[in-house]
Parts: sequence; C1' cells; structure tokens
RNA sequence: CAUUUGUUUCAGGGCGAGGUGCAAUGCCUCACCGGCGGUGACAGUCCGCGAGCUGCUCUGCAGCUGAAUCGGUGAAAUUCCGAUACCGACGGUAUAGUCCGGAUGGAAGAAACAGAUU
Repeated sequence: CAUUUGUUUCAGGGCGAGGUGCAAUGCCUCACCGGCGGUGACAGUCCGCGAGCUGCUCUGCAGCUGAAUCGGUGAAAUUCCGAUACCGACGGUAUAGUCCGGAUGGAAGAAACAGAUU
C1' cells in the first nucleotide's frame, strides 16, 4: 500500500410577506430547500444508490419510484458561468417538498481505531 473481518462515531435542508376564508406555515402571488457514491471539471433534474411504496417463500429477494433545456468558457463541464424552466414518499389535517407523526427509528455512505492475510 492492497484485500478482508470487527468495533465505535457521524450520516437531510427548507414557509418569510401579502391575499381569500369561520378555519390555511396546506389554496393563490412572491419567497425558501437540495442525502450518498460515480462521472476528464464542482450535479436536486446525467449514471447508480439510499430513503419511500407494493408483493412474496420476509435476517432477505423481486417490482415500482420525481424533474432541464438553451447559450458561453475550456483540453475536458447535461456538473462551472449566464438565462429561463422543472421536481419532491406515506399517514394526519382546509388540498403540505417546507407543519405534526411513524422516527430517541432505519439507511446509501463517510471517518477513526483494532485484528488477519499478501
């Protein structure tokens, strides 16, 4: 250094203003937010993963699962810069990406330490 095993820790942000109304952080106008790994260069919208949902023969497996274009720079960018767009599980409740709840949960993965092997 590489492979591998184990332990520990960490691991998601966001409703502010006005309007309508008996009632809205939920509707309307404006506003606000962006998990993890990868990718020739930095990604919510590329490729995958997690989360979520469904089913089953349930320590797991299978399926489902959102959204972007144009221009510019460059050796290289659907990732940067400029412009204009778009998307966001389930249950509750006046219709919710932002409130409350499952969740003091789980987890992609990240880091540290220890052991083994080469």